[in-house]
Transfer RNA from a pig gut metagenome, 68 nucleotides, folded computationally.
Model confidence (mean pLDDT): 82 of 100.
RNAcentral holds the sequence, with entries from MGnify.

RNA sequence: AAAAUAGCUCAGUUGGUAGAGCGACACCCUCGUAAAGUGUAGGUCAAGGGUUCGAUUCCCUUUUUUGG
Numbered sequence: 001a002a003a004a005u006a007g008c009u010c011a012g013u014u015g016g017u018a019g020a021g022c023g024a025c026a027c028c029c030u031c032g033u034a035a036a037g038u039g040u041a042g043g044u045c046a047a048g049g050g051u052u053c054g055a056u057u058c059c060c061u062u063u064u065u066u067g068g
Base pairs, nucleotide, nucleotide: 001066002065003064004063007022008021009020010019016053024040025039026038027037046062047061048060049059050058
């Protein structure tokens, strides 16, 4: 100085109830498996505090990781 968001890899809105791909599960298909197709579940957005009607987003502190 940068980063922390689903099991993994990552988006995200210059503040208004968070998504994709892969993976998991179920269904469908098949003699059976895989692939293809359909659907479902899965998140205290690192922790605490502040500002605000409202914070993943803005501010402060802490923790962890990466780079110099």